Model confidence (mean pLDDT): 78 of 100. This is a predicted structure of a 157-nucleotide RNA (c-di-AMP riboswitch aptamer (ydaO/yuaA leader)) from Blastococcus sp. TF02-8. The source organism's lineage runs through Bacteria, Bacillati, Geodermatophilales, Geodermatophilaceae and Blastococcus. It was read from a public genome assembly, where an Rfam model found it.
[in-house]
RNA sequence: GGCCGGGCGCCGCCGAGCCAUGGACGCAUCACGUCCUGGGCCGGGGACCCACCGCAACACUGGGGUGAAUCGUGCACGCCGGCUCUCCGGCGCGCAGGUAGGGCGACUUCCCGCCCGAACCCGUCAGCUAACUCGGUAGGCGGCUUCAGGAAGACAG
Numbered sequence: 001g002g003c004c005g006g007g008c009g010c011c012g013c014c015g016a017g018c019c020a021u022g023g024a025c026g027c028a029u030c031a032c033g034u035c036c037u038g039g040g041c042c043g044g045g046g047a048c049c050c051a052c053c054g055c056a057a058c059a060c061u062g063g064g065g066u067g068a069a070u071c072g073u074g075c076a077c078g079c080c081g082g083c084u085c086u087c088c089g090g091c092g093c094g095c096a097g098g099u100a101g102g103g104c105g106a107c108u109u110c111c112c113g114c115c116c117g118a119a120c121c122c123g124u125c126a127g128c129u130a131a132c133u134c135g136g137u138a139g140g141c142g143g144c145u146u147c148a149g150g151a152a153g154a155c156a157g
Stems, first nucleotide, its partner, number of pairs: 009144006018039003022036005040137006050127001062125001063122004071098001073096003077092006101116005107153005
C1' cells in the first nucleotide's frame, strides 16, 4: 500500500412500526431485556344519512381483515364429484411465464432500467360510519463521499 471479514459511528432506504436530558425492575450510571407513562403514527369493530338490493329456475361456492402482494394461462401431482368417460368439473399444491399493484436508481417531475408481486390473522361475523371501542408501533437492507441512470426544473453558490 492492496484485498477480505467484524465491531462502533455517521448518512440514507422499505415499512404505521417513531419521539422522550421519560419512569420502574432485572447486581443495572453506558449498552441489553421486560413492563409502564405521555406524545406521534397505523389498523380493526361500530349509527343516522348514503350506498347496495329487478324477476324466475338450475348448478356451484362460506365470508372478511392486515399487507403492494391480485387475477389469468400452460404443465405436473393429490383429493372429491359427475360419468363409465384413457373425458369433464371443483378444490389444494408445485413449477414456468405473464398481470392488477408496489418499490428502487440519495430534492421534484418525466423517460429509461432494475426488483418485488410474499406471508399471516378472525372463525360462519363484518358496506360506509359521528360518538364509542379494540389492537399494533415489528422486521429487513444499503453507502462511507460516491458513475450514487438520463433530461428538464427546483434549491444553494